This is a predicted structure of a 77-nucleotide RNA (transfer RNA) from an uncultured Pseudomonadales bacterium.
Its Rfam family is "tRNA". By type it is a transfer RNA. Rfam's curators write: Transfer RNA (tRNA) molecules are approximately 80 nucleotides in length.
The coordinates come from a structure-prediction model, not an experiment, and the mean pLDDT is 81.
[in-house]
RNA sequence: CCGCCCAUAGCUCAAUUGGAUAGAGCAUCCGCCUUCUAAGCGGAAGGUUCCAGGUUCGAGCCCUGGUGGGCGGACCA
Numbered sequence: 001c002c003g004c005c006c007a008u009a010g011c012u013c014a015a016u017u018g019g020a021u022a023g024a025g026c027a028u029c030c031g032c033c034u035u036c037u038a039a040g041c042g043g044a045a046g047g048u049u050c051c052a053g054g055u056u057c058g059a060g061c062c063c064u065g066g067u068g069g070g071c072g073g074a075c076c077a
Base pairs, nucleotide, nucleotide: 001073002072003071004070005069006068007067010026011025012024013023019057028044029043030042031041032040050066051065052064053063054062
């Protein structure tokens, strides 16, 4: 330098393939239970869907550019 893949809650991942208010587990906080802790049960909070544009009535999903990460290739005088 070239090609491919990935980026969604603090972490790990979904979102029926463009459709209504983006969810789950773990973690955190509160409560219940327990002699206490852990475990278990219930609830709450937590989101610029990497960034900037575009297409569309409508974008987490499609298109363009960029950023970051991973893999492969080329070059290495």